[in-house]
Molecule: Glycine riboswitch aptamer
RNA sequence: UUGACCCUCGCGGGAGACGUCGGGAUUCGAUCCCGAGGCCGAAGGCGCAACCGCCCCGGAAACGCUCAGGCAAACGGACCGCGCGGGUUUA
Numbered sequence: 001u002u003g004a005c006c007c008u009c010g011c012g013g014g015a016g017a018c019g020u021c022g023g024g025a026u027u028c029g030a031u032c033c034c035g036a037g038g039c040c041g042a043a044g045g046c047g048c049a050a051c052c053g054c055c056c057c058g059g060a061a062a063c064g065c066u067c068a069g070g071c072a073a074a075c076g077g078a079c080c081g082c083g084c085g086g087g088u089u090u091a
C1' cells in the first nucleotide's frame, strides 16, 4: 500500500400489525395512568437445526415462540450502503 472481516461513531435507506374498546387524569395534544380484547415480528431474549466444524466443546437463520417490545406520525428499528477512526488477518 492492497484485499477480507470485526468494532465505535456519523450520514442515508429501512418492513409488519387496532389513531381498538371501557374508566380516570389532563396543559384539551388520542398526552398520561388503569383495565379488556385483537394483532405484528426486524431491538433484546428463548427454542428447533439445515449447515460449518467435528474426539469433545463450539458456532449457527430473516425459521418458531411472543417473555420483553411494538401496532397514525415522530422516536425506535434487525439489516443494507457510504465515510472517519481503531483492531485482526492476507499478499
Base pairs, nucleotide, nucleotide: 001091003089004088005087006086007085009083010082011081012080013079018037020036021035022034023033024032025031038071039070040069044067045065046064047063051059052058